[in-house]
RNA sequence: GGGCCCGUAGCUUAGCUAGGUGGAGCGUUCGGCUGAUAACCGAAAGGUCCUGAGUUCGAAUCUCAGCGGGCCCACCA
Numbered sequence: 001g002g003g004c005c006c007g008u009a010g011c012u013u014a015g016c017u018a019g020g021u022g023g024a025g026c027g028u029u030c031g032g033c034u035g036a037u038a039a040c041c042g043a044a045a046g047g048u049c050c051u052g053a054g055u056u057c058g059a060a061u062c063u064c065a066g067c068g069g070g071c072c073c074a075c076c077a
Stems, first nucleotide, its partner, number of pairs: 001073007010026004020057001028044005050066005
């Protein structure tokens, strides 16, 4: 320098192919249960979906640019 993949809640991730209300598990908080704790049960909070621009009535999803991470090739040594 060229190509490909990934970026979504504190963590791990689904959803993207086919645009139309962003979910789950763990964790956190509160409540129940218990003599008490754990486990278990119920509820709640928590996301500018990496950033910006574009297309569109409407973008996590499509397009472009950028940033970060990973892999392969080339170059140098």

This is a predicted structure of a 77-nucleotide RNA (transfer RNA) from Methanococcoides orientis. The prediction has a mean pLDDT of 83. Rfam family: tRNA. Rfam classes the family as a transfer RNA. RNAcentral holds the sequence, with entries from ENA and MGnify. NCBI's taxonomy places the organism under Archaea, Methanobacteriati, Methanomicrobia, Methanosarcinaceae, Methanococcoides.